[in-house]
RNA sequence: GUGGGAGGCUGGGUGGCCGCUUUAUAACUUUUUAUAGAUUAUAAAGAGGAAAGUCCGAACUCCGCAGGGCAGGAUGCUGGAUAACGUCCAGGCGGGGCAACCCGACGGAAAGUGCCGCAGAAAAUAUACCGCUCGCGCCGUGUGCCGAGUAAGGGUGAAAUGGCGAGGUAAGAGCUCACCGCGAACCGAGUGAUCGGUUCGGCAUGGUAAACCCCAUCCGGAGCAAGGCCAAAUAGGAGACAAUAGGGUAGCCCGCCCUGUCUCGGGUAAGGCCGCAUGAGAUUCAGAGUAAUCUGAACCCUAGUUGAAUGGUCAUCCUCGACAGAAUUCGGCUUAUAGGUCUCCCACUUAA
Repeated sequence: GUGGGAGGCUGGGUGGCCGCUUUAUAACUUUUUAUAGAUUAUAAAGAGGAAAGUCCGAACUCCGCAGGGCAGGAUGCUGGAUAACGUCCAGGCGGGGCAACCCGACGGAAAGUGCCGCAGAAAAUAUACCGCUCGCGCCGUGUGCCGAGUAAGGGUGAAAUGGCGAGGUAAGAGCUCACCGCGAACCGAGUGAUCGGUUCGGCAUGGUAAACCCCAUCCGGAGCAAGGCCAAAUAGGAGACAAUAGGGUAGCCCGCCCUGUCUCGGGUAAGGCCGCAUGAGAUUCAGAGUAAUCUGAACCCUAGUUGAAUGGUCAUCCUCGACAGAAUUCGGCUUAUAGGUCUCCCACUUAA
């Protein structure tokens, strides 16, 4: 310098004028049911890294004797972190890449069932299509037919029953040997998943569980339109069923609780207030830890709308502006993202 990998920051700036929302203070008006309402002035604050998806987990609220079982669902290597998680960190094994790094739906196929189409001789207790060797076999003398042996070579396929090399054989075969692989026993390192080593044994019955299934662990439901308070209003109406019944508890059963349940018809409200933002909170520093993270100290308060607020305009600067708007909150994951900028690492080239 070029290319690549990993991790951060930013997401137009500045100034003036007019406008919007919330909170606090002050003034003014009012006291009509609740909540008070409107206006003016000053001060402070006012969308995101994903606010998106609604995919996980919780906090919070309500329901349920808040219990058990079945069904159902989720996760799945080891050790940690966390409020928890299907998340994150570190490691192991496997795969991709020259590498930095990235990905993994990563328990079990000897509990059982299913599937592996077509092709191929044959796809699980599955084999001889082509081929190779032998016979003093037959005969029409052709490597033709028959018999015996064979699975090394070829073919088919995603996959063909250990692999490669040498020896051996009629030709071949773990038939024999060395190495790799597989199995068994033992030793060592490690918390562990695993890794390494020694000895023995010619030793093998494929794959697939994001197929059913088995095993281990975990899981109550609904959700801020949760849930409360106030105001307002009428028809304390009519009918049906019922206690060996009905209703409630996401499905079923048991248990438990309640005493009514269902249908029709009518009225009020469609309103106001709370929930509503101080949090598993942000920032900085120190310590522990490889890290995720934890502890301590200092310090800060950073939107709360409800037909839905942060806009318009002028000037100027330059990196000429992407994806895109809170609606209970938080921890993650996933998806989209113009441009600018910083740090570390890998490969190649060049110079000193």

Background
Model confidence (mean pLDDT): 75 of 100. A computed fold for a 352-nucleotide RNA from a bacterium, annotated as Bacterial RNase P class A. Its Rfam family is "Bacterial RNase P class A". Rfam's curators write: Ribonuclease P (RNase P) is a ubiquitous endoribonuclease, found in archaea, bacteria and eukarya as well as chloroplasts and mitochondria.